[in-house]
RNA sequence: AUUGUGGACCAGGACGCCGCUGUGGCUCGCGCCACAGAGGAAAGUCCGGACUCCGAACAAAGGCCGGUGGAUCGAGGUUCCCGGCUGGGCAGCGAGCCAGGUAACGCCUGGGCGGGGUGACCCGACGGACAGUGCAACAGAGAGCAGACCGCCGAUGGCCGCACUGCGGAUCAGGCAAGGGUGAAAGGGUGGGGUAAGAGCCCACCGCCGGACCGGUAACGGGACGGGCACGGUAAACCCCUCGUGGAGCAAGACCAAAUAGGUCGGCGUGCCGUGAAAACGGCGAGGAUUGGCCCGGUCCAGCCGACGGGUAGGUCGCUUGAGGCCUGUGGUGACAGAGGUCCCAGAGGAAUGGCGUCCGCUCCUUCGGGAGUACAGAAUCCGGCUUACGGUCCACCAUGGCC
RNA sequence: CGGCGCGUGGCGCAGCCUGGUAGCGCACUACCUUGGGGUGGUAGGGGUCGGAGGUUCGAAUCCUCUCGCGCCGACCA
Numbered sequence: 001a002u003u004g005u006g007g008a009c010c011a012g013g014a015c016g017c018c019g020c021u022g023u024g025g026c027u028c029g030c031g032c033c034a035c036a037g038a039g040g041a042a043a044g045u046c047c048g049g050a051c052u053c054c055g056a057a058c059a060a061a062g063g064c065c066g067g068u069g070g071a072u073c074g075a076g077g078u079u080c081c082c083g084g085c086u087g088g089g090c091a092g093c094g095a096g097c098c099a100g101g102u103a104a105c106g107c108c109u110g111g112g113c114g115g116g117g118u119g120a121c122c123c124g125a126c127g128g129a130c131a132g133u134g135c136a137a138c139a140g141a142g143a144g145c146a147g148a149c150c151g152c153c154g155a156u157g158g159c160c161g162c163a164c165u166g167c168g169g170a171u172c173a174g175g176c177a178a179g180g181g182u183g184a185a186a187g188g189g190u191g192g193g194g195u196a197a198g199a200g201c202c203c204a205c206c207g208c209c210g211g212a213c214c215g216g217u218a219a220c221g222g223g224a225c226g227g228g229c230a231c232g233g234u235a236a237a238c239c240c241c242u243c244g245u246g247g248a249g250c251a252a253g254a255c256c257a258a259a260u261a262g263g264u265c266g267g268c269g270u271g272c273c274g275u276g277a278a279a280a281c282g283g284c285g286a287g288g289a290u291u292g293g294c295c296c297g298g299u300c301c302a303g304c305c306g307a308c309g310g311g312u313a314g315g316u317c318g319c320u321u322g323a324g325g326c327c328u329g330u331g332g333u334g335a336c337a338g339a340g341g342u343c344c345c346a347g348a349g350g351a352a353u354g355g356c357g358u359c360c361g362c363u364c365c366u367u368c369g370g371g372a373g374u375a376c377a378g379a380a381u382c383c384g385g386c387u388u389a390c391g392g393u394c395c396a397c398c399a400u401g402g403c404c
Numbered sequence: 405c406g407g408c409g410c411g412u413g414g415c416g417c418a419g420c421c422u423g424g425u426a427g428c429g430c431a432c433u434a435c436c437u438u439g440g441g442g443u444g445g446u447a448g449g450g451g452u453c454g455g456a457g458g459u460u461c462g463a464a465u466c467c468u469c470u471c472g473c474g475c476c477g478a479c480c481a
Stems, first nucleotide, its partner, number of pairs: 001400002004397007012360007020037007039376001043387002046385005051249004062086006069080005087296004092245005097111005112126001113124004127240002132238002134234002149180002151176003156173002159169004188206006207229001208227003213222003253317004263308006271284005287301004310480003324343005330337002361374005405477007414430004424461001432448005454470005
């Protein structure tokens, strides 16, 4: 210098003029003044929580009570175990190496294993293919308990020839998975021995399988020794295993106000038995509600569900102080935790948060006068992630080349 | 804000669940038929499936992300 790799940060600033939204103050009021007013992704809605409601239910994937219980350390929490209570089951959905962090996660941190890259570094949907079922087009002889198309051999038995107890020839029986060829994939690889030719048939090394023992919290790693190799691919095919999981969502939900044709049609049910004059009570059975899947069971009800039609589409709360931001120590490799100090920072009608001018900053171009540009994009209950879109600056590192 | 669906030649659609050659109708091109056109007949061209990545031997089809379009949902009786 050129190419990359990883990380951090910013998201223009000042002044003037004209506007918009919210809050507070003044004012009878018109209005005036002060303060505040988008993001790193506010986006996609792909995950996870907070919050709210529903439910045999004031409790939720955990909670409460009991135990002179155990472990741990940061010393009052964390975690584990036992007993009891809070109805049960199926389907479905989700997760899937280990340890930790967290309110929680499919996120993050650290590690293991596998893969990619010369490297800095990056990526991984990373349980199971001896539980079962399925699939593999075309090509090919053969595609899942294999396969003789070309090929090699023909030791043995048979055949033919001869100079005949033997030798030679062709290859009928047959043997062979070493070589060629097909394919994404053909049942360990290389070398040697062996053989008629071959073959883990035998041996050495490599690979594979099992593995006492050792290290590590664990995933996993190492591995004496043993086994000739058996068990091909696909689960982002059905499926199996382990673990987890109640449902809905701020259009949740609460209060106030207003309006009407409080309508029509369809479906299911309004049942039966006993006592009784009746009302009512008891028993049996069916229906509906009880979770925006199902069943059992319990509780409640005379109604419930669907379609069409009609009416209102107003106000207040929820609503923004929160797993909150910033600074300084502490513990930890780290994610993060905890301590002290300090700050209050949009809350809407779907609509506001802007425009113009001058100067400065940054990038690019330049005839050195200047010129052009300054991304992606707009909160709607809130928060933690992931993914996607996107301009610039800085730092560290890798590779190659040149010069000293 | 929440939930769901679709994207395949120029147009309208099938194929996707259960992976293996991308097909149908209209339209288009050439030729025949006609004096010419239409109709009819014969032959043919045109897409790599919205985009990117992955799984697999192999992807329109399975999975993930993304782009575009469309649909449904308030309360009262």
Predicted 3D model of RNase P RNA and transfer RNA as a complex of 481 nucleotides. The prediction has a mean pLDDT of 75. It holds a member of the Rfam family "Bacterial RNase P class A". Rfam describes the family as follows. Ribonuclease P (RNase P) is a ubiquitous endoribonuclease, found in archaea, bacteria and eukarya as well as chloroplasts and mitochondria. Its best characterised activity is the generation of mature 5'-ends of tRNAs by cleaving the 5'-leader elements of precursor-tRNAs. Cellular RNase Ps are ribonucleoproteins. RNA from bacterial RNase Ps retains its catalytic activity in the absence of the protein subunit, i.e. it is a ribozyme. Isolated eukaryotic and archaeal RNase P RNA has not been shown to retain its catalytic function, but is still essential for the catalytic activity of the holoenzyme. Although the archaeal and eukaryotic holoenzyme s have a much greater protein content than the bacterial ones, the RNA cores from all the three lineages are homologous -- helices corresponding to P1, P2, P3, P4, and P10/11 are common to all cellular RNase P RNAs. Yet, there is considerable sequence variation, particularly among the eukaryotic RNAs. Identified in Yersinia as Ysr151/RnpB. The family's RNA type in Rfam is ribozyme.